[in-house]
Context: one part of a larger RNA
RNA sequence: GGCACAUGGAGGAUGUCUUGGCGCCAGAAGGCGAUGAAGGGCGUGGAGGACUGCGAUAAGCCUGGGGAAGCUGUCUAACAAGCGUUGAUCCCGGGGUUCCCGAAUUACUGUACACUGAAUACAUAGGUGUGCAGGGCAAACCCAGAGAAUUGAAACAUCUCAGUAUCUGGAGGAAGAGAAAGCAAUUGCGACUCCCUCAGUAGCGGCGAGCGAACGGGGAUCAGCCUAAACCGUCGGGACUUGUCUUGGCGGGGUUGUGGGGGCCUUUAAUAGGUUGGUGAUGAAGUUAGUAGAACUGAAUGGAAAGUCAGGCCACAGAGGGUGACAGCCCCGUAUACGAAAACAGAAUCGCCUUUGCCUUAAGGUUUCCCGAGUAAGGCCGUGCACGUGGAACGCGGUCUGAAUCUAGGAGGACCAUCUCCUAAGGCUAAGUACUCUCUGGCGACCGAUAGUAAACUCAGUAGGGUGACUGAAAGAUGGAAAGAACCCCUUUUAGGGGAGGUAUUGAACCUGAAACCGUGUGCCU
Numbered sequence: 001g002g003c004a005c006a007u008g009g010a011g012g013a014u015g016u017c018u019u020g021g022c023g024c025c026a027g028a029a030g031g032c033g034a035u036g037a038a039g040g041g042c043g044u045g046g047a048g049g050a051c052u053g054c055g056a057u058a059a060g061c062c063u064g065g066g067g068a069a070g071c072u073g074u075c076u077a078a079c080a081a082g083c084g085u086u087g088a089u090c091c092c093g094g095g096g097u098u099c100c101c102g103a104a105u106u107a108c109u110g111u112a113c114a115c116u117g118a119a120u121a122c123a124u125a126g127g128u129g130u131g132c133a134g135g136g137c138a139a140a141c142c143c144a145g146a147g148a149a150u151u152g153a154a155a156c157a158u159c160u161c162a163g164u165a166u167c168u169g170g171a172g173g174a175a176g177a178g179a180a181a182g183c184a185a186u187u188g189c190g191a192c193u194c195c196c197u198c199a200g201u202a203g204c205g206g207c208g209a210g211c212g213a214a215c216g217g218g219g220a221u222c223a224g225c226c227u228a229a230a231c232c233g234u235c236g237g238g239a240c241u242u243g244u245c246u247u248g249g250c251g252g253g254g255u256u257g258u259g260g261g262g263g264c265c266u267u268u269a270a271u272a273g274g275u276u277g278g279u280g281a282u283g284a285a286g287u288u289a290g291u292a293g294a295a296c297u298g299a300a301u302g303g304a305a306a307g308u309c310a311g312g313c314c315a316c317a318g319a320g321g322g323u324g325a326c327a328g329c330c331c332c333g334u335a336u337a338c339g340a341a342a343a344c345a346g347a348a349u350c351g352c353c354u355u356u357g358c359c360u361u362a363a364g365g366u367u368u369c370c371c372g373a374g375u376a377a378g379g380c381c382g383u384g385c386a387c388g389u390g391g392a393a394c395g396c397g398g399u400c401u402g403a404a405u406c407u408a409g410g411a412g413g414a415c416c417a418u419c420u421c422c423u424a425a426g427g428c429u430a431a432g433u434a435c436u437c438u439c440u441g442g443c444g445a446c447c448g449a450u451a452g453u454a455a456a457c458u459c460a461g462u463a464g465g466g467u468g469a470c471u472g473a474a475a476g477a478u479g480g481a482a483a484g485a486a487c488c489c490c491u492u493u494u495a496g497g498g499g500a501g502g503u504a505u506u507g508a509a510c511c512u513g514a515a516a517c518c519g520u521g522u523g524c525c526u
Base pairs, nucleotide, nucleotide: 001525002524003523004522005521006520007519008518009517015511016477017476020447021446022444023443024442025441026440027439028438029436030435031137032136039101040100041099042055043054044053046079049075050074051073061095062094063093064092065091066090070083071082072081108134109133110132111131112130113129114128115127116126141172142170143169144168145167146166152159156206182189183188193220194219195218196217197216203211204210224428225427226426227372231252232251233250234249235248236247237246238245239244240243257406259371260370261369262367263366264365265364266363267362272360273359274358275357277353278352279351280350281349282348286344287343288342290338291337292336296311297310298309299308312329313328314318320332321331322330377401378400379399380398381397382396383395384394387413408423409422410421411420412419464471465470484510487499488498489497490496
C1' cells in the first nucleotide's frame, strides 16, 4: 500500500408521514368606492421582535342571541396584574369608533337651476353659486375601437400565424343576439342562443401551405312585445290674407304580410272581464351562531392496547378524524331529528289600486290618406361573410349620385323572366350559454418536501440580485409525554467529552440514516 471482516465519523439518499398544494363537481355570490374603496404607512399589549386583530373608544366599545367554566390571540413557557355562574373568554346578528397616505377631491368633468354678465343696444360668450351624478380598484368571462411579429409555406412577397398577442373604451352577473325585407324548393319551416351531427363534406386557396361553412336532422330552453305615420283632440310658438297654414309638446288612435291600418257609411257585442305592474298584510323553505344524538368489558403481552384471546352490545349511526401500536360501542363526530332575539332573502296566499301599463266586438261597402329618405339602390374604393375579385350574390364603411308607398318594395349566390318567400331604412326582451378573485360542501387509479403553488416552515413574493422595468430562492419530522439530561468527573472551563438518570445509536446539528469521502481494530498478501 492492497483485499476481507468488524466498528465508527461524515453526509442526507431512501422509506414512512402531512400541516400545503393541484384538479373537478354542486350550491352560493358575482362586486367594492366621495357615507372615501382596493392597497399601504404609522400606531395600538404590564413588559413587545414578528404574525394576527384593531384604530387615539386602537388583541378592542355598546347591544341582541348562542354557549359554558374557565379566560387575558400565535411564535411563547414563566412572571405581574386582573376578569368570570350577578354567566366571563369564545361564536353569530346589529350598532359605534375607524389616525395618515391613497380616485384623494377646498379639485375636475357632465347636467339642471339660479344669479351675474363683455366687445355690442337686446342678446350671446364668459363668470359665480347650489343640487345631483361621475372619477378609482377588481381574477376570468362579454361587447366594441385599434391591431402586430416570431412561425408555417421546408427560401419568400399573395397567403398563414390571426382578427391571435397586445393596447384602449364600456357593461353585466352574465354579456352579446333576438321576434324574418329569414330559410327552403314545388313539400314546407317559423325569434334568438348553446350542444351533438351534417363534415373535414360543399367550397375557398401562389388550387401551395393551409382555411373551411350552410341547409337539414337530434337535443337544452322556450315568450313575446312597444313605437313612427295616416286620423282626431288639446296646449304653445311662428307666418300672414284673421282663419287658415306651419311647427313643437302632450293625449287618443295604430303596429300588420292568408298585407295591415286610418277616414266615411251600414249593421252588431259589453258596461264587464282578463293580464301585468304597484302597494300593504300574513309569511313557507333557506343563509348568517348552535342543540340532542345508540352501543364494552375482562385476561395475557407491552412503556402504552385500539392488536391477540374470551364473552357481549348498538346500528336510519360499520363516512372520517383523534386517542401512548390497527377502536362501530373512549373522544370529536356520523345517520336522524331539532333550532334564531337580529339581519339577509323571499315561495305562496289574501286585500286595495291599476283612467299612471296592457289586452278584448265582429262583419260588409266605399275612399286611396298612411305604412320609418339623403334611406334603398347604382358608380368608384375598401372591408366582413368559410368565399384571396372571382360569374360574386348578401352585409358594413368612405365618396359621388339618388327612388318607390301595396297595380309598392326586398330576397331566393352575376343578370332577366316565371314562381316562391318576406316587409328594410325605430326600439325592448327572461331561459337555455361563458367564467371563478371569493364562500360552503363533496370527490380524486392527483403530488407527497429536488414533487405539489414560487411559497407545507416563528418572517415568501420574504432573503438576495438589478439604476429600473423586473427577477427571485433555500428552508418540514426529538419523544407517547419535555419526562429537554438533576448530580459527579476531565478540561485550554458559556465549547467539548466521560459517568449517572433515561426505551437515548430518539439528546435538541434530534425519525429512518444509503452512497461518495475519511478513520480505527483484526486477519491475509506484497